[in-house]
RNA sequence: AAAACUGAACAGCCAAAUUCCCUUAGGGGAAGCGGAGGAACCACUUAACGGGGUGAAUUCUAUUUUUGAUAGAAAGGGCAGCUCCAAUGCCCUAACCCGACAGCUAACUUCGCAGGCUGGAUUUGGAGAUCUA
Numbered sequence: 001a002a003a004a005c006u007g008a009a010c011a012g013c014c015a016a017a018u019u020c021c022c023u024u025a026g027g028g029g030a031a032g033c034g035g036a037g038g039a040a041c042c043a044c045u046u047a048a049c050g051g052g053g054u055g056a057a058u059u060c061u062a063u064u065u066u067u068g069a070u071a072g073a074a075a076g077g078g079c080a081g082c083u084c085c086a087a088u089g090c091c092c093u094a095a096c097c098c099g100a101c102a103g104c105u106a107a108c109u110u111c112g113c114a115g116g117c118u119g120g121a122u123u124u125g126g127a128g129a130u131c132u133a
Base pairs, nucleotide, nucleotide: 010119011118012117013116014115018031019030020029021028022027032113033112034111035110036109037108042103050101051098052097053096054095058074059073060072061071062070063069064068075093076092077091078090079089082128083127084126085125086124087123
């Protein structure tokens, strides 16, 4: 001197996962956002292979050591002022839960507010909103 690692601050990303109040500091409550169950009407039509939910995370083809894994395609999703549209580049397509059971669903009932990451970030065009002068 450089690199790496750790911590703090700041600014951000995925996601519903944020803010505020009270407290005997154990916990409780409110707003906001998100999920589930649950009539009529409508839909479904009864066996077996069970079935269902959160989530973008599914389907198909080929290979294989055929549980699985790998590769590709389609489809879906994310990426630095905010929203939408179009193009372009990069990346992801997991994981978990219910427990024989749930279509939609007003009233109503009920649950969650975690976790993981990044350090000039892909870029360009159009339309609009907001803020400042």